[in-house]
Context: one part of a larger RNA
Molecule: small-subunit ribosomal RNA, 5' domain
Organism: Marinobacter excellens
This record gives sequence, structure tokens and C1' cells, in this order.
RNA sequence: GAUUGAACGCUGGCGGCAGGCUUAACACAUGCAAGUCGAGCGGUAACAGAUCUAGCUUGCUAGAUGCUGACGAGCGGCGGACGGGUGAGUAAUGCUUAGGAAUCUGCCCAGUAGUGGGGGACAACAAUCGGAAACGGUUGCUAAUACCGCAUACGCCCUACGGGGGAAAGCAGGGGAUCUUCGGACCUUGCGCUAUUGGAUGAGCCUAAGUCGGAUUAGCUAGUUGGUAGGGUAAAGGCCUACCAAGGCGACGAUCCGUAGCUGGUCUGAGAGGAUGAUCAGCCACAUCGGGACUGAGACACGGCCCGAACUCCUACGGGAGGCAGCAGUGGGGAAUAUUGGACAAUGGGGGCAACCCUGAUCCAGCCAUGCCGCGUGUGUGAAGAAGGCUUUCGGGUUGUAAAGCACUUUCAGCGAGGAGGAAGGCUCUAAAGUUAAUACCUUUAGGGAUUGACGUUACUCGCAGAAGAAGCACCGGCUAACUCCGUGCCAGCAGCCGCGGUAAUACGGAGGGUGCAAGCGUUAAUC
Repeated sequence: GAUUGAACGCUGGCGGCAGGCUUAACACAUGCAAGUCGAGCGGUAACAGAUCUAGCUUGCUAGAUGCUGACGAGCGGCGGACGGGUGAGUAAUGCUUAGGAAUCUGCCCAGUAGUGGGGGACAACAAUCGGAAACGGUUGCUAAUACCGCAUACGCCCUACGGGGGAAAGCAGGGGAUCUUCGGACCUUGCGCUAUUGGAUGAGCCUAAGUCGGAUUAGCUAGUUGGUAGGGUAAAGGCCUACCAAGGCGACGAUCCGUAGCUGGUCUGAGAGGAUGAUCAGCCACAUCGGGACUGAGACACGGCCCGAACUCCUACGGGAGGCAGCAGUGGGGAAUAUUGGACAAUGGGGGCAACCCUGAUCCAGCCAUGCCGCGUGUGUGAAGAAGGCUUUCGGGUUGUAAAGCACUUUCAGCGAGGAGGAAGGCUCUAAAGUUAAUACCUUUAGGGAUUGACGUUACUCGCAGAAGAAGCACCGGCUAACUCCGUGCCAGCAGCCGCGGUAAUACGGAGGGUGCAAGCGUUAAUC
């Protein structure tokens, strides 16, 4: 000199863009953060409508009917493995770069072939019982895209090449003939379902090189190193087991100890390098601590389950409940770090045919000079060089065109009015094309209409008034830009280094003046 996720002291007008627990991976009150689908299913607890019945105050009350819009709880499907947080652990099961073969991959895309016919349950519900509660037991009824056989098998799997094995589910819209038990069958369209091939995406695994300090850590290792056989996995492999051999690593630093998430990057520097890993992005690890598996395409799963431990809470003492390193917020720790805010309008995600629902992701707002950038706090004129202050050799000098005065301007803030863009879509109507038996339905395209904004009193523009509302901080001995007076008298004090102060202190304290930066200035800490 540059820099910072900074803090502290004094001061503080506005805006834009960023950033904001670096400490206790300490403990957490409260609310929210993962739901959705009635176009899978049986249904109807609540709300609204309709119909019926009864009572009367003639439009209200009570009851019934799932009939309609819808929908609590339940079965079922998909999603809760993403998104969000944190950096404890980890010096290599990690990360970075470059390769590799023995793998899996829901949803998505493309292709091929199917979607036939049956069965038995379990919730909900009803009855009943136990328990303080959490919750649970028994009996009975029932549906399905839940579950299980049978049939079929292009391709698929196994094979001793003879053969053997294995699947599915329906739902919704529309409809001219034909049939009908008047429910529908049947046809068609869409969404699904099954098997399989390829792709895409994602993930698992292996190898090499690189990846902090300590030798006052020199030897380490028995599933250890390799082979055979078997098991296991989606998959290679001591990954596991049995047997056999005696190997494997190490001064090119094994082992042990300490420290640490890694990278793109960031800061500094002319560079080489040094330091660092906040925000943003990629990877990894973790979810009170330790262990375990289940489900699933995917987890050994932050807001799932089981066991153990500590802690907190409830209890009828028998037993139960919980996990903010999600967003806010509280206590504590600390020099120190924000609101128990708004909205799903946009972007994205989950579910759904869709409408839509959910989304503390996200977009916004609030707080903080924490940083960077921009703007303002007026402009011109004005010598009687006013008054006052300070100083003086008492003549004056200086503050100083500074002020006052006069003439202007009105950025920003204030008040009032107008007012983009962020909106694409979705809904509805019309037309055409595709599909089809079909001028239904559905899809696509084009056109018309009414609409969808948290921010928001938006940005921006115009008008109004009046210089009106807006300057401090540090320093002035040398380094280092900037000097005098008073007080003090080796005292009080200053200080980054040299050093000042013991009666004329430009170095302490105050004042006047000056210098430097400026909504900041200085100090401290840290890095180059």
C1' cells in the first nucleotide's frame, strides 16, 4: 500500500447492488418448512345445494336420502432418497485431473409384442373388551389400479441343447348401427398396466498421479498378501467362509501423533509464489450420541422404523412422548452477526387428465454505514475587508468572500397526481388440421373475449413550496501534508519507531489556525 463475513470509539442525509453466529455439531418454548390424487376403491364425519317428511312463527327448525358440488378418517398409487441446513468426523472408503470394465437406473424418449379368464382376504365400518394416556385385543361385514393362482409368450431368463420358467389393471370422455338383465356389452379417443430392446439421465465400482505438519513417531501387518473352491452383491474383488502357500507395506517416510471437509475460486503480488476455502457453483460427510436393518428404481433415510445411551417433558408409577446443523424466534457462549414479516405473481419442484393444491425452495419486504458504487448537504455576486474569536512588535495580522446583504436554482428528502415492465399462461368462444365409422370426444395451430402482481404509496414522469431538512473524524516534532498562544512543570500525560515532558513544550491538556479523508473517519485484529 492492498484486502476483510470483521469488531470497537466518535459521527451519521439519500439511493442502488451485495453481505450478515467466523464462538457452543450447546440446549431449545411456539408457529410454519411434504404433500397430493374422488379420472384407483369402499364410502359420507364436516360444509353447501337439491328432494322428501314433521313442526309451526310461511321461511325457519328438526330429521331422512351420497342425489349433486365436494370431502374428514381409511385402503391404494406417486412423492417424503429432491429441494433446504451444517462442516462434527475424514489425511483417504474423501477431493481434483485423466483413464477403465464386471453393473443398476422410477419418472422421460424411441421401437416391438400384449392387456384373456378366475379366486381368497385385510382396513374403513359395526359390536365388544382392555388402558390414565400413547395405543391395543377379539368377533363379524366389504371394495379396488391392494394381494394370489390359471391361460398365453415375438422378444426375455435358465439349460446337460433334449427341454424348462416367467406377465398384466383398469379408469375417464364420446358414440351411429347391433345385442341387452337397461347396469352395460361393442366401437373409438385419452391416461394407464405388462414383457422386452435401445437411448437419455442419475448412481455404484476400479486404476494412476497430485493433495498439511511432526523421525524428540522406524519398523507395521494374521483376513494380514496371494491362490483354489464356495457364498454374497446390481456389479469386479478377502467383500465373507473353508483349505493351501508365506507373503504384503516401509527413509521415494510405512505405522503412529497432531491439525484439517476438498475443489472451481478468493486476497495479495510485476510475476514466481504466499495466505485462504464466507457468499455463489461442483463433490463428500453428518442429522442429539452409538448401532441396525425394513420399504423402495434409489436410503441403511434431517422433519421414517427398531435397539442401546444421555438429556427434557407427561404419568393414575403400570407406562409413554421428543430431537431447529430447515425458516423465523428463545436462552447460553461471545468483541460480534437480522423479522416469531408477505406471496406462490414469476422461476423451479411434488401430486393430479386438468382445474388446482402444497412448497420458510424461491421471489420480495423489514433490520444493520458491514462492504462497494452513485448523489446531496446549495450556486453566483458580495470589502465597510462588519461584529465576535485568536494573536500582536499595539501599527496591525488572521479567521475571510467566509458571514450578513442582493440575485438565482430545487437534485435528493417531503406533499400531490399520473404510471410502464416483470404476464408467459390458464379459462371461454370461433375456425382449420389430425385422429376416428363419426360433422362426438380429444390433441395441435390461428384468431376473438373476459381475466391472473406478493413486491407496490414499484421504477419512471409531471406539479407544489422553500436554501429550505442534511458534516464529521483523525492528525499537525521527524518518518508524513499541516504552527502559534495559554495551562502543566520528568507531574499529569503521549508514543507505530526514533523519542517528548525536570518553567519560554510546534511532541502532554485546551484554544485559535491549518492539513488529510469524507457519510464516513480513526483504532484494534488478521493476510499478502